[in-house]
RNA sequence: UGUAGGGUAGCCAAACUGGUAAGGCGCCUGACUGUUAAUCAGGAGACUGCGGGUUCGAAUCCCGCCCCUACAGCCA
Repeated sequence: UGUAGGGUAGCCAAACUGGUAAGGCGCCUGACUGUUAAUCAGGAGACUGCGGGUUCGAAUCCCGCCCCUACAGCCA
């Protein structure tokens, strides 16, 4: 440098043909328990990497950029 894949909550991670952003762990509150843990119930937490475009509507499509991984290549 090229190709491919990826970037969504503190961590992991889903989202079909563009149509209300699921779930798990963790966190908070309560119940239960002699206590902790476990279990149960409830709750908070997301600019969907950044900027722009298309559209009534974008995590999803298009353009540019940044970052990560793999492979290939170049220089040394």
Molecule: transfer RNA
Organism: Bryobacteraceae bacterium